Predicted 3D model of a 156-nucleotide RNA (FMN riboswitch aptamer (RFN element)) from a Chloroflexota bacterium. Lineage of the source: Bacteria > Bacillati > Chloroflexota. Its mean pLDDT, the model's own confidence on a scale to 100, is 79.
RNA sequence: CCUCUCCUUCGGGGUUGGGUGCAAUUCCCGACCGGUGGUCGGCCCGACGAUCUGAGUGAUCGGCAGGCCAGCCCACGACCCGGAGCCACGUAAGUGGCGAAGGUGGAUGCCCUGGCAGGCAGCCGACGGUCAAAGUCCGGAUGGGAGAAGGGAGGC
Numbered sequence: 001c002c003u004c005u006c007c008u009u010c011g012g013g014g015u016u017g018g019g020u021g022c023a024a025u026u027c028c029c030g031a032c033c034g035g036u037g038g039u040c041g042g043c044c045c046g047a048c049g050a051u052c053u054g055a056g057u058g059a060u061c062g063g064c065a066g067g068c069c070a071g072c073c074c075a076c077g078a079c080c081c082g083g084a085g086c087c088a089c090g091u092a093a094g095u096g097g098c099g100a101a102g103g104u105g106g107a108u109g110c111c112c113u114g115g116c117a118g119g120c121a122g123c124c125g126a127c128g129g130u131c132a133a134a135g136u137c138c139g140g141a142u143g144g145g146a147g148a149a150g151g152g153a154g155g156c
Base pairs, nucleotide, nucleotide: 001155002154003153005152006151007150008149009148010147015030017029018028019027031136032135033125034124035076036075037074038073041069042068043067044066048062049061050060051059052058071123072122080103081102085098086097087096088095089094108121109120110119111118127139128138129137
């Protein structure tokens, strides 16, 4: 450095305040939140180099390594549909559980710029539940998970 072979740990945030109403954290005003990997590029910048200099190992510029930066750019996960197949129970009919492929699946314009993930404005958000309609409450979920970190093994 690679394999992705094994193990361990980690792996989601958010309605303060007000209005209407018998009733709403669900409606209305307003508030708040943003999983994972990548990305031309941007920002910070040790070393190093250059310039200035009042000579203070100071300031400025460049900048390899390193670090950071996107809900709406790309890809993925989650949720939903699906159900090959597998497992358990049962004499059986059947019941319950797991579950591959495949499918569905939200949202961006303008400005600046060589260019931007910058600035401004806007927009988006599974399913079931609920005295009344939910991104934010309760539930499936002490679940699943893209993946992250560390360790072991093997190979180069």